[in-house]
RNA sequence: GAAGUUGAUCUGACGAUCGCUGGUGGCUCGCGCCACGAGAGGAAAGUCCGGGCUCCAAAGGACAGGAUGGUCGGUAACGCCGACCGGCUGUGAAGCCAGGGAAAGUGCCACAGAAAGUAAACCGCCGAACGGGCGCUCCGGCGCCGCGUGGUAAGGGUGAAACGGUAAGGUAAGAGCUUACCAGACUGCCAGGUGACUGGCGGUGCUAGGUAAACCCCAUCCGGAGCAAAGCCAAGCAGAAAGCAGCGGUAGUCCGCCGCACGAUGACUUUCGGGUAGGCUGCUUGAAUCGUUUAGCAAUAAACGAUCUAGAUAAAUGAUCGUCGCCAAUGCUCUUGGUUACAAAACCCGGCUUACGAUCAACUUCGUUU
RNA sequence: CGGGGUGUAGCGCAGUCUGGCUAGCGCACCUGCUUUGGGAGCAGGGGGUCGAAGGUUCAAAUCCUUUCACCCCGA
Numbered sequence: 001g002a003a004g005u006u007g008a009u010c011u012g013a014c015g016a017u018c019g020c021u022g023g024u025g026g027c028u029c030g031c032g033c034c035a036c037g038a039g040a041g042g043a044a045a046g047u048c049c050g051g052g053c054u055c056c057a058a059a060g061g062a063c064a065g066g067a068u069g070g071u072c073g074g075u076a077a078c079g080c081c082g083a084c085c086g087g088c089u090g091u092g093a094a095g096c097c098a099g100g101g102a103a104a105g106u107g108c109c110a111c112a113g114a115a116a117g118u119a120a121a122c123c124g125c126c127g128a129a130c131g132g133g134c135g136c137u138c139c140g141g142c143g144c145c146g147c148g149u150g151g152u153a154a155g156g157g158u159g160a161a162a163c164g165g166u167a168a169g170g171u172a173a174g175a176g177c178u179u180a181c182c183a184g185a186c187u188g189c190c191a192g193g194u195g196a197c198u199g200g201c202g203g204u205g206c207u208a209g210g211u212a213a214a215c216c217c218c219a220u221c222c223g224g225a226g227c228a229a230a231g232c233c234a235a236g237c238a239g240a241a242a243g244c245a246g247c248g249g250u251a252g253u254c255c256g257c258c259g260c261a262c263g264a265u266g267a268c269u270u271u272c273g274g275g276u277a278g279g280c281u282g283c284u285u286g287a288a289u290c291g292u293u294u295a296g297c298a299a300u301a302a303a304c305g306a307u308c309u310a311g312a313u314a315a316a317u318g319a320u321c322g323u324c325g326c327c328a329a330u331g332c333u334c335u336u337g338g339u340u341a342c343a344a345a346a347c348c349c350g351g352c353u354u355a356c357g358a359u360c361a362a363c364u365u366c367g368u369u370u
Numbered sequence: 371c372g373g374g375g376u377g378u379a380g381c382g383c384a385g386u387c388u389g390g391c392u393a394g395c396g397c398a399c400c401u402g403c404u405u406u407g408g409g410a411g412c413a414g415g416g417g418g419u420c421g422a423a424g425g426u427u428c429a430a431a432u433c434c435u436u437u438c439a440c441c442c443c444g445a
Stems, first nucleotide, its partner, number of pairs: 001366010012324007020039002023036005041342001045353002048351005053226004060255004065222005070084005085099001086097004100217002105215002107211003122156002124152003130148002132145005164182006183207002185204008230281004239272005246260005288307008325339005371444007380397004390428001399415005421437005
């Protein structure tokens, strides 16, 4: 210098003027006016997970359904985060992994191929007991062929995938059939580690295909709805029909539980119809923010101190100017232009994902120079 | 706030559940024949990376995850 990897931080600063939305105080009968102070984000977004909160009267069991899936830890909780283990990719810094079970069961594996899973044999290799054929015959048999038939899984060929590899022995030909070495699996013991797992010494010839982001099995977790939850005030209106010894609610089903109920002037449920579309609470002090110390590899936690930091409702958070900073161009220390990207709260938090501008640090590889 | 669906050739649709055979059908488009010419008809042909990215698998339009756009329903 080039190409990269990872992490962190920021999202212009200050002042003035005019506006907008809340708060506090003052004046005013009131409408309003004045003063002070506050007023978007790292993603406020997507709404993909988790929790708080509220209601379903409250608690529970079983099934169904859904989610997650190495180990240990963190957390209010998580599908999030940290560290570690194992595998894969990359020269490397590093990155990725739905990473339990295929030796419980079922299914699937197109085409090709003999065969796609405990079964099979197309070409091939080998044999000749029996049947068959041919030849010879001293008629007792003998020889040849391999058509039927038997053995084999070395070799060929197919495929994404074909039942360990090499060598020797063995055999009619072959084969873990046997032996040695190598690779793997299962298993026993020992050592290390909380654990996933790792290492060592043996044993068993055991060689077992893939797929669970196919059904399924195992383990763990999950009740539903959502601030238009829910409660209160004000205003307004018109009820009707049906159901019921059971009915209805309670989480999709069942149990359990709860409400009403003995026959209709009540209650409950369903359907249709009618009215309203205002205000208040919920609403922002919270797993809060910042700083220091301690514990921990870290995620994170604890202690102490300081701070109060939007609450709109058709929806405020805007515009202009000045100085500084930053960027670009001309240019040569002045001038001109821009101040930009993604995007804007709506009950509140913790994450993830996606969009996007800039700066800094550490590290890796290659090249050059010293 | 909650729920559901769609995206495949210029247009309208199949195929996705249950992965595999060249991803098909109709209209449209192109060429030729027919006709005096046009239309209709007959014969033939072209055009797709299945909205985007990543993953699982031997193999993905189809299965899974993320994401983009559009539509519908309920409170």
Two RNAs folded together computationally: RNase P RNA and transfer RNA, 445 nucleotides in total.